Predicted 3D model of a 73-nucleotide RNA (transfer RNA) from a Leptospirales bacterium. The sequence is in RNAcentral, with records from ENA. NCBI's taxonomy places the organism under Bacteria, Pseudomonadati, Spirochaetota, Leptospiria, Leptospirales. Its Rfam family is "tRNA".
RNA sequence: GCUGCCUUAGCUUAGCAGGUAGAGCGGCUGAUUUGUAAUCAGCAGGUCGCGGGUUCGAUUCCUGCAGGCAGCA
Numbered sequence: 001g002c003u004g005c006c007u008u009a010g011c012u013u014a015g016c017a018g019g020u021a022g023a024g025c026g027g028c029u030g031a032u033u034u035g036u037a038a039u040c041a042g043c044a045g046g047u048c049g050c051g052g053g054u055u056c057g058a059u060u061c062c063u064g065c066a067g068g069c070a071g072c073a
Base pairs, nucleotide, nucleotide: 001072002071003070004069005068006067007066010025011024012023013022019056027043028042029041030040031039049065050064051063052062053061
């Protein structure tokens, strides 16, 4: 330099023939316990890496950039 893939909650990730985003762990609250842990119930937390385009509507399609991984040279 060329090609391909990845980027979604604090962490690990699911989701996509386009229709207002879910889980596990972690956090907080409550129940239970003499107390802690464990268990159970509930709650909060996401401009879906950043910009532009297409569309009535984009996490999803197209494109530029950034970061990461792999292959080729």